The part of an RNA shown here (small-subunit ribosomal RNA, 5' domain) has 502 nucleotides and comes from an uncultured bacterium. Model confidence (mean pLDDT): 85 of 100. The full RNA is in RNAcentral, with records from ENA, Greengenes and SILVA.

[in-house]
Context: one part of a larger RNA
RNA sequence: GACGAACGCUGGCGGCGUGCUUAACACAUGCAAGUCGAACGAUGAAGCCCUUCGGGGUGGAUUAGUGGCGAACGGGUGAGUAACACGUGAGUAACCUGCCCUUGACUUUGGGAUAAGCCCGGGAAACUGGGUCUAAUACCGAAUACAUCGCAUACACGGCAUCGUGAAUACGAGAAAGAUUUAUCGGUCAAGGAUGGACUCGCGGCCUAUCAGCUAGAUGGUGGGGUAAUGGCCUACCAUGGCGAUGACGGGUAGCCGGCCUGAGAGGGCGACCGGCCACACUGGGACUGAGACACGGCCCAGACUCCUACGGGAGGCAGCAGUGGGGAAUAUUGCACAAUGGGGGAAACCCUGAUGCAGCGACGCCGCGUGCGGGAUGAAGGCCUUCGGGUUGUAAACCGCUUUCAGCAAGGAAGAAGCGAAAGUGACGGUACUUGCAGAAGAAGCGCCGGCUAACUACGUGCCAGCAGCCGCGGUAAUACGUAGGGCGCAAGCGUUGUCC
Numbered sequence: 001g002a003c004g005a006a007c008g009c010u011g012g013c014g015g016c017g018u019g020c021u022u023a024a025c026a027c028a029u030g031c032a033a034g035u036c037g038a039a040c041g042a043u044g045a046a047g048c049c050c051u052u053c054g055g056g057g058u059g060g061a062u063u064a065g066u067g068g069c070g071a072a073c074g075g076g077u078g079a080g081u082a083a084c085a086c087g088u089g090a091g092u093a094a095c096c097u098g099c100c101c102u103u104g105a106c107u108u109u110g111g112g113a114u115a116a117g118c119c120c121g122g123g124a125a126a127c128u129g130g131g132u133c134u135a136a137u138a139c140c141g142a143a144u145a146c147a148u149c150g151c152a153u154a155c156a157c158g159g160c161a162u163c164g165u166g167a168a169u170a171c172g173a174g175a176a177a178g179a180u181u182u183a184u185c186g187g188u189c190a191a192g193g194a195u196g197g198a199c200u201c202g203c204g205g206c207c208u209a210u211c212a213g214c215u216a217g218a219u220g221g222u223g224g225g226g227u228a229a230u231g232g233c234c235u236a237c238c239a240u241g242g243c244g245a246u247g248a249c250g251g252g253u254a255g256c257c258g259g260c261c262u263g264a265g266a267g268g269g270c271g272a273c274c275g276g277c278c279a280c281a282c283u284g285g286g287a288c289u290g291a292g293a294c295a296c297g298g299c300c301c302a303g304a305c306u307c308c309u310a311c312g313g314g315a316g317g318c319a320g321c322a323g324u325g326g327g328g329a330a331u332a333u334u335g336c337a338c339a340a341u342g343g344g345g346g347a348a349a350c351c352c353u354g355a356u357g358c359a360g361c362g363a364c365g366c367c368g369c370g371u372g373c374g375g376g377a378u379g380a381a382g383g384c385c386u387u388c389g390g391g392u393u394g395u396a397a398a399c400c401g402c403u404u405u406c407a408g409c410a411a412g413g414a415a416g417a418a419g420c421g422a423a424a425g426u427g428a429c430g431g432u433a434c435u436u437g438c439a440g441a442a443g444a445a446g447c448g449c450c451g452g453c454u455a456a457c458u459a460c461g462u463g464c465c466a467g468c469a470g471c472c473g474c475g476g477u478a479a480u481a482c483g484u485a486g487g488g489c490g491c492a493a494g495c496g497u498u499g500u501c502c
Stems, first nucleotide, its partner, number of pairs: 001501003005498005012369006018362002020327001025325003029322003034069003039066002042063001047058004076280003086204007095197002100193008108142004117132006148173003152169002155166004178185002206252003213243003218240008255277004259270004282303005305316004333359001335358003341355001342353004372402004382393004406443001408438005416429001419426002446491005451472003457486005467474002
């Protein structure tokens, strides 16, 4: 000097930040991912019309279900990981990419089911079985399809070994979906782009030799499998390799970086907040769906724990936001709003969004402001000291004049609104910021230190006691070092102490 700090004493205001560093301990409760009726069948409220008063028609609010997209983003944590995890630079002639953009072509024709519904059941519940009916942008055939894919043939050009690109022929394979308010929005195939991802490699960044040898899918090859894709990634066979004092293997510790702190720099330390990457989601394992996951608020299995139960069986996962218990020196509200920014769905209106924007709490940090200003000497009183003369507190107070920041009260009162909507209208923050007025010095100072280092000295008490102390050291009867007081010095809404780093 610095801090995500804590502790002691003290504490007026505001702005901007910041706040479980410990138990990746266990969690009550609420919320954190939905949306689309302009994909589909069904349901059918209000209103309106008719009525023989039974009802009928119109109308479409509403939505459980099928279907689509999203749920792989956003948010949290740092357990694991010494590794191509990260950083940086290359490579992929070994790869994928929903939504989006550009270009070209197409959107023909059929079929069978099924949920919801209805009818029977089973179960305490969670849930679930059978029968029957029905729709689709759900599912499955057929047609057509070039540049697409497979295979074969031969050609040209190029390269970096396998090969890449282009054009040709034959055979085989592969598409589609409609909706609407008629403006449009969709669907399929192919090529390119953009974005995002995957894999490989060079180099770089901890400690330990009181760890010296390590290795059997181990190292390489061939065939096969698998993947979007290369590869012992997996498998059968064959060979016997591969790594290592330039530190293998083992042990310990640790998420990495941009950065942050310190320092003149070199360097050292750290990786909170913010941003990028990675890993994880009660513990361990596994796949399914999908463009994308081996998936925090999905599924299955095993385990520990908790809860419900009619004992047969079920339910759960806060390292999301709040909040609770526990641990701890220690870390906040079970708040408001989608107004803005952004995200998901939708043609849109709109809905959802504990992302986010705000508010609350904490002097936890930084910054700013205030606690008044000017005058005022018989240097009042009181306190303290005294050589008893006086000195000091001290222009300090009183007293006189002035001002009113901030806080208080009253009145006015935003920008943030672009957008959306036919219009009216639409701001959580917030009656906030800000402006004006009112009253009155009025409501606002402490903490540490005073032997030397180190700025600041006397008196009394105590008597190696009580105590102080960062180091040196003080205290045993005149202690500037202990305790108290007066005075002084330093910083100031803070001041000290402790811890850690430079």